[in-house]
Formats: sequence, structure tokens, C1' cells
RNA sequence: AACGAAAAAGGCAAACCACCCGAAAGGAUGGGACGCAAAGUCAUGGGUUUAAAGCACUUAUAAAAGUGCCAUAAUCGCCAGACUGCCAAAA
Repeated sequence: AACGAAAAAGGCAAACCACCCGAAAGGAUGGGACGCAAAGUCAUGGGUUUAAAGCACUUAUAAAAGUGCCAUAAUCGCCAGACUGCCAAAA
């Protein structure tokens, strides 16, 4: 120094459960471990998810309901990018 290991010291925590927030996707906390060498941070680009509000259409006197579109919502444990970082053998 790092393509990173069957090493050491530590770290994180999927599904699921409880409870809370949210229209939902999803998120917080506690329990729990499938996994993770950046599963640390940032929604910047792409992807994906949701659709309360908005817009359009349908039914309807109306209230309201249904369907479609839509991110300004969400996800960094989908990919890329940016920033930061512990340990460390063989070669």
C1' cells in the first nucleotide's frame, strides 16, 4: 500500500414480533439475525416503490365513489457517483 482472509479488536443488522408516526410506500425505538469490508454519510444521476394533494375521465342533482396519470414522498441493504473511515495475513 490493499485484489482482502478461515486472523484479532470491534461494528452494522434482513425477514419476523411489539409499539409509535405516516394516506401509502416507508420510517423511529426495543427484541431478533438473513446477511454486510464501507450494510458509514449524502437522494447528485439512473432504477424501483407509493399516490395524500393535484390533473383527467366515468357514475351522480350534489355530497361522494371509482379508474388513470403524476413526486414535491420513500428507498444509499438496487446500481453509479461524491465525501469519510477500523483492522490486516499470504502474494

Predicted 3D model of a 91-nucleotide RNA (c-di-GMP-I-GGC riboswitch aptamer) from Candidatus Immundihabitans aquiphilus. Its mean pLDDT, the model's own confidence on a scale to 100, is 83.